Annotation: Model confidence (mean pLDDT): 82 of 100. Predicted 3D model of a 1523-nucleotide RNA (small-subunit ribosomal RNA) from Peptostreptococcaceae bacterium feline oral taxon 068.

RNA sequence: GAGUUUGAUCCUGGCUCAGGAUGAACGCUGGCGGCGUGCCUAAUACAUGCAAGUCGAGCGAGAAUUUCACAAGUGGAGACUUCGGUCAAAGCGAGUGAAAGGAAAGCGGCGGACGGGUGAGUAAUGCGUGGGUAACCUGCCCUUUAGAGAGGGAUAGCAGUUGGAAACGGCUAUUAAUACCUCAUAAGCGCACAGUUUCGCAUGAAACGGUGUGAAGAGAUUUAUCGCUAAAGGAUGGACCCAUGUCCGAUUAGUUAGUUGGUGAGGUAACGGCUCACCAAGACCGCGAUCGGUAGCCGACCUGAGAGGGUGAUCGGCCACAUUGGGACUGAGACACGGCCCAAACUCCUACGGGAGGCAGCAGUAGGGAAUAUUGCACAAUGGGGGAAACCCUGAUGCAGCAACGCCGCGUGAACGAUGAAGGAUUUCGAUCUGUAAAGUUCUUUUGCCGGGAAAGAUAAUGACGGUACCCGGCGAAUAAGCACCGGCUAACUACGUGCCAGCAGCCGCGGUAAUACGUAGGGUGCAAGCGUUAUCCGGAAUUACUGGGCGUAAAGGGUGCGUAGGCGGCAUGGCAAGUCAGAAGUGAAAGGCAAUAGCUCAACUAUUGUUAGCUUUUGAAACUGCCGAGCUUGAAUCCGGGAGAGGCAAAUGGAAUUCCUAGUGUAGCGGUGAAAUGCGUAGAUAUUAGGAGGAACACCGGUGGCGAAGGCGAUUUGCUGGACCGAGAUUGACGCUGAGGCACGAAAGCGUGGGGAGCGAACAGGAUUAGAUACCCUGGUAGUCCACGCCGUAAACGAUGAAUACUGGGUGUUGGGAGGGAUACCUCUCGGCGCCGUAAGCUAACGCAUUAAGUAUUCCGCCUGGGGAGUACGCACGCAAGUGUGAAACUCAAAGGAAUUGACGGGGACCCGCACAAGCAGCGGAGCAUGUAGUUUAAUUCGAAGCAACGCGAAAAACCUUACCAAAUCUUGACAUCCGGUCGACUAAACAGUAAUGUGUUUAUCCCUUCGGGGCGGCCGAGACAGGUGGUGCAUGGUUGUCGUCAGCUCGUGUCGUGAGAUGUUGGGUUAAGUCCCGCAACGAGCGCAACCCUUGCAUUUAGUUGCUAACAUUUAAGUUGAGCACUCUAAAUGGACUGCCAUAGUUAAUAUGGAGGAAGGUGGGGAUGACGUCAAAUCAUCAUGCCCCUUAUGAUUUGGGCUACACACGUGCUACAAUGGACGGUACAACGGGGAGCGAAGUGGUGACAUGGAGCAAAUCCCAAUAAACCAUUCUCAGUUCGGAUUGUAGGCUGCAACUCGCCUACAUGAAGUUGGAGUUGCUAGUAAUCGCGAAUCAGCAUGUCGCGGUGAAUGCGUUCUCGGGUCUUGUACACACCGCCCGUCACACCAUGGGAGCUCGGGGUACCCGAAGCCAGUGAUCUAACCGCAAGGAGGAAGCUGUCGAAGGUAAAACGAGUGACUGGGGUGAAGUCGUAACAAGGUAGCCGUAUCGGAAGGUGCGGCUGGAUCACCUCCUUC
Repeated sequence: GAGUUUGAUCCUGGCUCAGGAUGAACGCUGGCGGCGUGCCUAAUACAUGCAAGUCGAGCGAGAAUUUCACAAGUGGAGACUUCGGUCAAAGCGAGUGAAAGGAAAGCGGCGGACGGGUGAGUAAUGCGUGGGUAACCUGCCCUUUAGAGAGGGAUAGCAGUUGGAAACGGCUAUUAAUACCUCAUAAGCGCACAGUUUCGCAUGAAACGGUGUGAAGAGAUUUAUCGCUAAAGGAUGGACCCAUGUCCGAUUAGUUAGUUGGUGAGGUAACGGCUCACCAAGACCGCGAUCGGUAGCCGACCUGAGAGGGUGAUCGGCCACAUUGGGACUGAGACACGGCCCAAACUCCUACGGGAGGCAGCAGUAGGGAAUAUUGCACAAUGGGGGAAACCCUGAUGCAGCAACGCCGCGUGAACGAUGAAGGAUUUCGAUCUGUAAAGUUCUUUUGCCGGGAAAGAUAAUGACGGUACCCGGCGAAUAAGCACCGGCUAACUACGUGCCAGCAGCCGCGGUAAUACGUAGGGUGCAAGCGUUAUCCGGAAUUACUGGGCGUAAAGGGUGCGUAGGCGGCAUGGCAAGUCAGAAGUGAAAGGCAAUAGCUCAACUAUUGUUAGCUUUUGAAACUGCCGAGCUUGAAUCCGGGAGAGGCAAAUGGAAUUCCUAGUGUAGCGGUGAAAUGCGUAGAUAUUAGGAGGAACACCGGUGGCGAAGGCGAUUUGCUGGACCGAGAUUGACGCUGAGGCACGAAAGCGUGGGGAGCGAACAGGAUUAGAUACCCUGGUAGUCCACGCCGUAAACGAUGAAUACUGGGUGUUGGGAGGGAUACCUCUCGGCGCCGUAAGCUAACGCAUUAAGUAUUCCGCCUGGGGAGUACGCACGCAAGUGUGAAACUCAAAGGAAUUGACGGGGACCCGCACAAGCAGCGGAGCAUGUAGUUUAAUUCGAAGCAACGCGAAAAACCUUACCAAAUCUUGACAUCCGGUCGACUAAACAGUAAUGUGUUUAUCCCUUCGGGGCGGCCGAGACAGGUGGUGCAUGGUUGUCGUCAGCUCGUGUCGUGAGAUGUUGGGUUAAGUCCCGCAACGAGCGCAACCCUUGCAUUUAGUUGCUAACAUUUAAGUUGAGCACUCUAAAUGGACUGCCAUAGUUAAUAUGGAGGAAGGUGGGGAUGACGUCAAAUCAUCAUGCCCCUUAUGAUUUGGGCUACACACGUGCUACAAUGGACGGUACAACGGGGAGCGAAGUGGUGACAUGGAGCAAAUCCCAAUAAACCAUUCUCAGUUCGGAUUGUAGGCUGCAACUCGCCUACAUGAAGUUGGAGUUGCUAGUAAUCGCGAAUCAGCAUGUCGCGGUGAAUGCGUUCUCGGGUCUUGUACACACCGCCCGUCACACCAUGGGAGCUCGGGGUACCCGAAGCCAGUGAUCUAACCGCAAGGAGGAAGCUGUCGAAGGUAAAACGAGUGACUGGGGUGAAGUCGUAACAAGGUAGCCGUAUCGGAAGGUGCGGCUGGAUCACCUCCUUC
């Protein structure tokens, strides 16, 4: 910075994302090189090898081997020979001696305390920083000084012997040293003692001289040197001490007995309770002791603008550890990783008697784990140990190997290349994309491969790396690209599949048949040898806020005061220098970071130089803070004089009222409610009069009046008492503010003990209400309410606003005091309190606050950090109890919330309108029938319409057809359309056969044009594209329609206001049928609606005069029939007429209203057409059109028959009636709208009649339908189931039609049902209307009681807007926005999850007490043993074994506390598309709600008491503003 709460807005607030990082892991993929890094887990167990030795120039002894000498023997060249033999060199050679040599072992020296590993422990015996040691040590190294004389006794090895399986020993004899011991020497040195001088912060230190005392030795050699001893100094390394910093928890508040200090002693390198004896009783702790948890610390590393936050791998410093625990020895140094002893666990060997071992060294193994490498090479370099040195050792180290684990670099080719190839994907079928991408042509060679050369690292030799880096030549585009994502955040889109499935998801959220969100593909975007995911940290997060947040209503002010510690503090002055500021110095290791430069081809990497926050020392400054001294009066306090007050406590007193008791009067009711009932009353109530009793509360005054810290306080009087205020001076002299803990007060309810008890009144009982009513209402009524004493300690304890101080415009009221003016009234000024108004400024998210701040500042305290879980659990404290205080976590959600906006809604308000009510008339609802619907039935009873706004509706006509339904039969390019091929010549008409019928077959008659090829048209046959569907989806749609509603509304532009949604305009005052008009107004205008324009009707004029008309004339009279005429009626075109125009009154000089005149008509003259923005996912896929899906020998098509007409029943709409305002019969009148050729059909004739026959006239102002009916005039009926009523049924007929059985209409005769005016309820209508009477038309072969029209006769009522319904405007509340058919609470039932309690059980770490008591140090003892020295000897000195004791690890026992796990059962909590019961809350939510408390109830909840407004509405009071 973004996403996410809402219909939208602003704010608060959480959740989430984009960045960087890692010792990482996992998935997919993987070319090269350089530099780094690599068991984070089991401080688990370890096979094997190596990791610490070296010195012969310390010593004895000395193997192999070599040389020399001797040499028995062997040997026999050669010589001699008596031939029997003799002599005999070389060579070989056991053995002996000497020398060289130096292995292994040993004595001795130095080193194994370094280097290397690990992070278990450790919250301080540690680490970091800075100091101190006058309280210390220091091998090897450096400097200086001095010295090295004389002796002695042993011992290992070796040898012999002996035990043991082994490890390992025993005894005897013998031997050396730079091993050990004694003596001498003493410049100097140490120690002790007393003294002098100087110095120091103290203990003390240094120097001087004196006395006493103590202490040394070692040699080697190649003669260069290397060693040894003592002393002093240095360097290095260590030890101890001090200050300061160093995680979380107070649900850990007290801890401590060697503990704190002293004296003395011991011990140590050294100080010290380090240890011991004695003495004292101290020491630590709210500035967090003790306890518990976690953790090695730091340089640094990651992140961040910084401040911070997180981390402590690699590299470096320190610490700790070396299987676990304890211990010491040696040594300069250890309580010792590759040393020792003991205990424990584990492993191994064993002859069972005993022994051995310690990879948290380098490799490696097993195990654990998501996970971490080779049993490599070399001492060439750097460094370490030993040595004089050569040299030896070195898993330190240098290198190599493995791993994309990280960082850095390079590559996977470059240029040209359009037919925009093929393929793939999409498509509106045109094309578009992949895409210069490929192919192709030309070029290059980093990497790679082959061949050749070849370093630096080394200052003379020595190179593991390594024939490596690097260089040269050659080869050939050759060997080298993936991963994630594409709904928004967030760069990148289409197709198909799927159909709330499969799945995705970081948050919001996608998926229920057109998914850019799932899966696949094409395409695209991002990064790239990597890319994603997961985990963790910082950031974003100002979301713990020091930098840098808040607390009226969002989370958050303690209920109130007093006051301790602490924090902060008025004016002026002198000093000090702790804070503060400045300078200098020390430290701040190296590495790292940053900057510059340089070296590897660059970079990573590396090198050089520069750079410092803090701490310390020191010198200075003195404004501010602080401290000390001495002052001041303005803050604060005291004194004096006043007045106000429901301030508190105690006592006394009073009247009104309720109730009760007594008595009188008096009689039948009282009481209570929406209406009633329970209750009281003839045993005398209620009512009324008088008297009495008792308790509680104090009317009027009374008031946003007063007092008090808050809670709170109200009759009167008295007493005691606290505080505030005013006035004028005086006094003290900062004495002040706040206030963690602490202490005190603290409504109501409640608790304890004892009183009291009139009224009221939780619980309870009864009566009502109700579906129920554990409630609201009524009648009763117990605790309680009251008093005394003692607890409790909470409230919406609220101004939802902590206390204090200062500053910052006004206006107005009230209250307490004071001053001045004025005759009262009143006015001005001032101090204190209580209110209101207000866009003054300012603040605020807004609402609002605004000198009584929520403004501007300072000081101190309290509190907050998403919602739920939860103010719950556990623990602790308090309480008699109820409970209060303190106060979590797991888990779960992506919100919860504040203010304001627009709507909608309200059993909120105001105003207005409407046949909405009222006033009337006629109905419906009851009967019969007609018709539609539901239901039922059926093979089918086709489908749709469903409150108003479905139901005489689609249907302006179901016997067949229609017809969509059912049964049966039949067809499959099809009943209908287009294209192709073939064939025929027709098509068609008639007849016949056949079938239930369609289909089918037979016969007869029969085309056009032509360039003669053929073509047109039509039928038939064939193949496939396709036809067809009243099949689905009206919730995919178009179109059409209904409805609110002919209601008066719905919007826009610009401007203005508001952070914004929005508002204004459109509200207000009038008026209208109307957002109609007028006036006013931060609005000014405009649009769609209203009105008007259109049709019709009502009046007149003009024009016209047939089929219309007939006044006058003529004719005929039966008739405007005819002549004639166009005056009238009428017809049908144009025009006029009405506009509140005129008058009066009212009104704002308006709009307009009322009345009047004139007029045919008067205020829209009557009627019609005309339907704003929108609402209802309203209706219709079956009028039509149409996307998608489905059927294709069937869900298509044809035919016959049936059905849509069924019938226990229910509803709607109608017709006819119930009768006398009538029925019947007879007579006489008066219309209008319309229709007519497959038509209307006259006269005449027949029939009782329906009708038949007939056929004139008429495509119509001419003819026909056509007769009007009610009315009127007479007659009759006389109140009845009738002379009312006509259903039903029978018989006989008529008409239409292929056909009236299912199933038409009509006629005649006969039959003669229900019905005597209709319950609750409900409909229409305001004038030519209702009511009533008939007529016509569409549909139609036939069939209206329906529908649409027409005229005739022709009323009643309207006070009015309280109420019902609907609508409009304004306003108010809201937790609603799918908008009240809304939202929403709790119990119960089911499933899952985490958690509390729980008889207990198991385990763990720590402490305490006791027992046992290893090794070992120390102490004692030491009768046993004993080389050096003394001693002639005896013996002594000294030492040692052994034994004893203190301490003491592991182990054991005991009691308790703590922590963890688990536990039958149990408590609540959370979550979960469609469960149950109610309806608590949101509107006045239908009893206003909520808080505290008590009580009751299945549950929400109800009721009592006190409190709050975060309550609607109406009225009144007060205050304010304007007039």